[in-house]
RNA sequence: GUUGCAAAAAGCCACAACCGUCGUGAGGCGGUGUCGGAAAGCUACGGGUCUCUUGUGGAGAGAUCGCCGAGUUACCUAC
Numbered sequence: 001g002u003u004g005c006a007a008a009a010a011g012c013c014a015c016a017a018c019c020g021u022c023g024u025g026a027g028g029c030g031g032u033g034u035c036g037g038a039a040a041g042c043u044a045c046g047g048g049u050c051u052c053u054u055g056u057g058g059a060g061a062g063a064u065c066g067c068c069g070a071g072u073u074a075c076c077u078a079c
Base pairs, nucleotide, nucleotide: 001079002078004076012037013036017032018031019030020029021028022027035066041072042071043070045069046068047067048064049063050062051061052060053059054058
């Protein structure tokens, strides 16, 4: 530099649940936890789902990147 997402996990992330805290809420953050993960890193750009508000066949404001796609950076394997 190219390829693959097969195999593996020293190290990394951390579902549910519980505790604390913030939020009207979806949910966020911290701790315990360990369902899982090879981008479960990052960006709400497209779609989906969810919440709130409203003048409710609609509109607005939000949440989710651990729902899918896209973009971008990186680890690892092979060459």
Molecule: c-di-GMP-I riboswitch aptamer
Organism: Desulfobulbaceae bacterium